[in-house]
Context: one part of a larger RNA
RNA sequence: UUGGGCGUAAAGCGCGUGUAGGCGGCUCGGCAAGUCCGGUGUGAAAGCUCGAGGCUCAACCUCGAGUCUGCAUCGGAAACUGCCCUGCUAGAGUCCGGAAGAGGAGACUGGAAUUCCUGGCGUAGCGGUGAAAUGCGCAGAUAUCAGGAAGAACACCGGUGGCGAAGGCGGGUCUCUGGGACGGUACUGACGCUGAGGCGCGAAAGCGUGGGGAGCAAACAGGAUUAGAUACCCUGGUAGUCCACGCCGUAAACGAUGGGCACUAGGUGUGGGAGGUGUCGACUCCUUCCGUGCCGAAGCUAACGCAUUAAGUGCCCCGCCUGGGGAGUACGGCCGCAAGGCUAAAACUC
Numbered sequence: 001u002u003g004g005g006c007g008u009a010a011a012g013c014g015c016g017u018g019u020a021g022g023c024g025g026c027u028c029g030g031c032a033a034g035u036c037c038g039g040u041g042u043g044a045a046a047g048c049u050c051g052a053g054g055c056u057c058a059a060c061c062u063c064g065a066g067u068c069u070g071c072a073u074c075g076g077a078a079a080c081u082g083c084c085c086u087g088c089u090a091g092a093g094u095c096c097g098g099a100a101g102a103g104g105a106g107a108c109u110g111g112a113a114u115u116c117c118u119g120g121c122g123u124a125g126c127g128g129u130g131a132a133a134u135g136c137g138c139a140g141a142u143a144u145c146a147g148g149a150a151g152a153a154c155a156c157c158g159g160u161g162g163c164g165a166a167g168g169c170g171g172g173u174c175u176c177u178g179g180g181a182c183g184g185u186a187c188u189g190a191c192g193c194u195g196a197g198g199c200g201c202g203a204a205a206g207c208g209u210g211g212g213g214a215g216c217a218a219a220c221a222g223g224a225u226u227a228g229a230u231a232c233c234c235u236g237g238u239a240g241u242c243c244a245c246g247c248c249g250u251a252a253a254c255g256a257u258g259g260g261c262a263c264u265a266g267g268u269g270u271g272g273g274a275g276g277u278g279u280c281g282a283c284u285c286c287u288u289c290c291g292u293g294c295c296g297a298a299g300c301u302a303a304c305g306c307a308u309u310a311a312g313u314g315c316c317c318c319g320c321c322u323g324g325g326g327a328g329u330a331c332g333g334c335c336g337c338a339a340g341g342c343u344a345a346a347a348c349u350c
Base pairs, nucleotide, nucleotide: 003322004321005320006319007304008303012318014201015200016199017198021194022193023192025088026087029084030083031082033081034080035077036076037075038074039073040072041071042070047067048066049065050064051063052062053061054060091191092188093187094186095184096183097182103177104176105175106174107173108172109171110154114150115149116148117147118146119145120144125136126135162169163168206247207246208245209244210243211242215241216240220236221235222234223233258317259316260315261314262313263312266295267294268293269292270291271290272289273288274287275286276285299306300305323350324349325348332343333342334341335340
């Protein structure tokens, strides 16, 4: 272990894919396993419940009925579930069409800025702060002009805009490639939903090998501040941040809200598509499908709030919770190069 729950109180796996399993549209016919009805057998006695009776009553005892919720077997029913078969197209998928997008991978490439180097010009300061100092500078800095080198990131456009399952994705071009929406309604004909395990993807930091290194910057050093200042501020600065390949597998991986389907007032923005009205044309306007925001009815909620993108009303499947601390720890197991990750207690205590 019933039950009740999971936005913020404990509780939705970070996300996908999919095995077993669970669940599953309309229709004709069949079978009769589940299901339902009836018969028979059995379901020991005691017990228990009800009724009656016997000990003067009661406890106790005796008798009758019921209970014994079941099992087996025979006969029957066919609505629902199941199984077999037939057909269907509303679920799902395929095809065709025009369009949208920072979806992914690789290659190439552009300009601004920063730093450094060389040269010109030029002279005493620059830099930094609350104020300073460390620091840099007469061996010529800062400022300024020209040239060169390098690495990283892409201003404006840019948008409660777009795309992606999530993590996430933003200069440009090319190549390869995934997904979705809309319209058409040609095709398949329930092929579906979910998903224990499994497998894959998975920010940052971190790890391994090799490269790269401009700026930034843990650690570290110095200067300040301070009672102290192992900080906040300043001057420097190494890992790292970048690339390739291989690991790690975590997060406030958040909408703190699992996935699917259906139903339940509206209003107003915005992105993509289709149709209509209209126009020379582009807008505007109307209808509709998909996405993304805001505001709100009913309803829900402890409240906050949610409200057709539900936290409303229902069904299906999975995950999870069960007082605080001990503890996401110990032990064991599995994984990892390590760091550590996953699984996961108890004593004790309030």
Molecule: small-subunit ribosomal RNA, central domain
Organism: metagenome